This is a predicted structure of a 599-nucleotide part of an RNA (large-subunit ribosomal RNA, domain I) from Geodia barretti.
Rfam family: Bacterial large subunit ribosomal RNA.
NCBI's taxonomy places the organism under Eukaryota, Metazoa, Porifera, Heteroscleromorpha, Geodia.
The coordinates come from a structure-prediction model, not an experiment, and the mean pLDDT is 80.
The full RNA is in RNAcentral, with records from Rfam.
Context: one part of a larger RNA
């Protein structure tokens, strides 16, 4: 010192577990915030470092319900206590909520500093303590300048607003690695990202649309599935890529703006009566009134393309009663009674009844079967019952349908909330509509549309039509206009320049409930563990290791050696201590100690 064998120490692989992550479907909810969020500081417990709760009323308080024997989180323990007169606990709605943050009296290096106003307390102004004071902006009221009226400006009152918030929407901006084997049109890509706006969905949306060329058809939008990688576009390259038309989800249509008619208010004309002024005649002003035009604003009316509508003419129809009058009739108005309609758009508010659902719970079957057998323990075997609208699952000292917890099934709400609820009611709106004729009025103007320059359509200027517009021009008005892919005829079509609109469609931070040929601890979140922690970095930011005794502390009294350590040997515990808290199995590498053998 090498192989070899036996025992060991080190180490934590493997095996097995799983509280914990990943995905997914199906409900729900889709916001929270000046009534002070979201996220925090600091505090809070008899004794308390952290965590979770809470908030100086500080592991709470008040009240309704549920529950029903223990209880005073996580976490022992000392003390002490509550608790069948119902406690913790569990759920509803209440109070309380320190300071910081939008942060809002003013500052400011967040979690402090410092004020004014008014009240409170006090011998006091001082110190304490309540309350209030930020800014847009929007109504309304009151004051009010240059400058008569007015208006700008001030004052207060109420009312909104900011900020958080995963993805999902829409609008303004808006790239570059990258692909074209190189690069520059062109891809990536209107993708990333930034900014704004919301909602529970956003957006779109009731045709100045398609479609077809035969006097054919179709009837808002969304989304999904072919159409179809077609027809197109493209340094005709790389590549980008449609639509109509079929089929399904879904299903809803509607409001005004103008004509014309009424009211009111503001301004102008003509001007009466007054007033000023004159020799005289003009003339000049004129509240309020007549009447005219004009702007606004509210009613009414009215919405459409086989044109529509207003006005004028006429015809036809229209429950009942009352009131204008001497009757009647028409007209207006009113009140009953009948009709329809309704809060997602179409006119708006809000309520009550009933249904059902959510926010705790309740009930829930059959062997505690057998001195059987193993075993530490029985759910294991063995024998012999049962129950089942329950053999889903979990748990118990090993693998239990009948032991516990539950499953299936069937019930349940004092209080709060929900819901397009084909329901019932209160309320609310509405009940002159039809036709024919005249051809006078009316139908969205810096609008269409053109010309330059640009986006944007699948479409890169092309033959490029439609849509949007920066800049220039710039109509027509119903005998009027847009389109039907340069243009033009013919012919179908359709009504711009104004607006709302539910469904079917994206999402998923988040609550619930369920499953996986999803991990199983160097895997699965980064995070099963007190993890966005430690720790790195000036910062923006990065960013970790770390899980199992045992069924049950029974977690080793005692005794020896030691330093009144560590640790070690005995003794006890248990099935087992090679299961002793550095704890389940405990592999390699590496390090031992006996031993044979070789040299």
């Nucleotide at each position: 010192g090498g192989c070899g064998c036996a025992c060991g120490g080190u180490g934590g692989a493997u095996g097995c577990c799983u509280u914990g992550g990943c995905g997914a479907a199906g409900a729900g909810a889709g916001g929270c915030g000046a009534u002070g969020a979201a996220g925090g500081a600091c505090g809070u417990g008899g004794c308390u470092g952290a965590c979770u709760g809470c908030g100086a009323u500080a592991a709470g308080c008040c009240u309704c319900g549920g529950g029903g024997a223990g209880c005073c989180g996580u976490g022992a323990g000392c003390a002490g206590g509550c608790u069948u007169c119902g406690a913790u606990c569990c759920g509803g709605g209440g109070a309380u909520u320190u300071c910081c943050g939008a942060a809002u009296g003013g500052g400011g290096c967040a979690a402090c500093c410092c004020g004014g106003u008014g009240g409170g307390u006090c011998a006091a102004u001082a110190a304490c303590u309540c309350a209030u004071c930020a800014u847009u902006c929007g109504u309304u009221a009151c004051u009010g300048a240059a400058c008569a009226c007015a208006u700008a400006g001030g004052u207060a009152a109420c009312g909104a607003a900011a900020g958080c918030u995963a993805a999902c929407u829409c609008g303004g901006g808006g790239a570059a690695g990258u692909g074209a084997a190189c690069c520059a049109u062109c891809u990536c890509a209107g993708u990333a990202c930034c900014c704004g706006a919301a909602g529970g969905a956003a957006g779109a949306g009731a045709a100045a649309g398609c479609a077809a060329a035969a006097u054919u058809g179709c009837g808002a939008c969304u989304c999904c599935c072919c159409u179809a990688g077609u027809a197109g576009c493209g340094g005709c390259g790389a590549g980008c890529g449609a639509a109509c038309g079929g089929g399904g989800a879904u299903g809803a249509g509607c409001c005004c703006a103008a004509a014309c008619c009424g009211c009111g208010u503001g301004c102008g004309g003509c001007g009466u009566a007054g007033c000023c002024g004159u020799g005289c005649a003009g003339g000049g002003u004129g509240u309020u009134u007549u009447u005219c035009g004009u702007a606004c604003g509210c009613g009414g009316g009215g919405u459409u393309g086989u044109g529509g509508g207003a006005u004028c003419c006429g015809a036809c129809g229209u429950g009942a009663c009352c009131u204008c009058u001497g009757c009647a009739a028409a007209u207006a108005g009113g009140u009953c009674a009948g009709g329809g309609a309704g809060u997602u758009a179409c006119a708006a508010a809000u309520c009550g009844g009933c249904a059902c659902g959510u926010u705790a719970g309740c009930u829930g079957a059959a062997c505690c079967a057998g001195u059987g057998u193993u075993g530490g323990a029985a759910a294991a075997c063995c024998u012999g019952g049962c129950g089942a609208u329950a053999c889903a699952g979990g748990g118990u000292g090993a693998u239990a349908g009948c032991c516990c917890c539950g499953u299936a099934g069937g019930c349940g709400a004092a209080a709060a909330c929900g819901u397009c609820g084909u329901c019932c009611g209160a309320c609310u709106c509405u009940c002159c509509g039809u036709u024919g004729g005249a051809a006078u009025c009316c139908c969205g103007a810096g609008u269409a549309c053109c010309a330059c320059g640009g986006g944007a359509c699948a479409c890169g200027u092309g033959a490029a039509a439609c849509c949007c517009u920066g800049u220039g021009g710039g109509a027509a008005g119903c005998u009027g206009g847009g389109g039907g892919g340069a243009c033009c005829a013919u012919c179908c079509u359709c009504c711009a320049a104004g607006g709302c609109u539910a469904a079917g469609u994206a999402c998923u931070a988040c609550u619930c409930u369920u499953c996986g040929a999803c991990c199983g601890a160097u895997a699965g979140u980064g995070a099963a563990c007190c993890a966005g922690u430690a720790c790195c970095g000036u910062g923006a930011g990065g960013g970790a290791a770390a899980g199992g005794u045992g069924a049950a502390a029974a977690g080793a009294a005692c005794c020896u050696c030691g330093a009144c350590u560590a640790g070690a040997g005995g003794a006890g515990u248990g099935a087992a201590a090679u299961a002793g808290u550095c704890c389940c199995u405990g592999a390699a590498a590496c390090c031992g100690u006996g031993u044979g053998u070789c040299u």